[in-house]
């Protein structure tokens, strides 16, 4: 340099154009003599910009971080 893949909550993982879902962490309540485990709630995420659509996480394009593979 070239060419491929992956970015979504603090973590892991769904969601193939139509109101972003769970698990866990975290904090508030109930339970419990405390603790832990249980139960109920609450907060909190589509890498960044653009284009296309009425409607983008999603489909193009660009460009950032990573990872592979050719040179």
């Nucleotide at each position: 340099g070239c060419g491929g893949g992956u970015g979504u909550a603090g973590u892991u993982u769904a969601a193939u154009g139509g109101u972003a879902a769970a698990a866990u962490c975290u904090c508030u309540u109930c339970c419990u003599u405390c603790c832990a485990a249980g139960a109920a709630g609450a907060u909190g995420a589509c890498g960044a910009g653009g284009g296309u659509u009425c409607g983008a996480u999603u489909c193009c394009c660009u460009u950032c971080a990573c990872c592979c593979g050719c040179u």
Transfer RNA from Candidatus Nealsonbacteria bacterium CG11_big_fil_rev_8_21_14_0_20_35_11, 71 nucleotides, folded computationally. NCBI's taxonomy places the organism under Bacteria, Bacteria candidate phyla, Candidatus Nealsoniibacteriota. Rfam family: tRNA. The coordinates come from a structure-prediction model, not an experiment, and the mean pLDDT is 82. RNAcentral records the identical sequence in 3 taxa.